[in-house]
RNA sequence: CCUGAAAAAGGCAAACCCGUUGAAAGACGGGGACGCAAAAUCACCGGUCUAAAGGGUUCAUCCCCAUGACGGCGGGAUCGCCAGGC
Repeated sequence: CCUGAAAAAGGCAAACCCGUUGAAAGACGGGGACGCAAAAUCACCGGUCUAAAGGGUUCAUCCCCAUGACGGCGGGAUCGCCAGGC
């Protein structure tokens, strides 16, 4: 520097359950493992979710809207473990 077929020290932890929190999406802690070679970090680009506040209206169980979220949706940036190769 390249690669992630196999293996593996060490690591993370979906669904679900309990508790806390939030308007919600969701987040956090504990249990739990479907999976993960960046399932580490960053909302920069795209995408998705929610719609409190605000706005609209045909007045409702409606519509718009991110300033709220998702990194375990794709891309990008940064840092890094193990193994193999050069």
Molecule: c-di-GMP-I-GGC riboswitch aptamer
Organism: Azoarcus sp.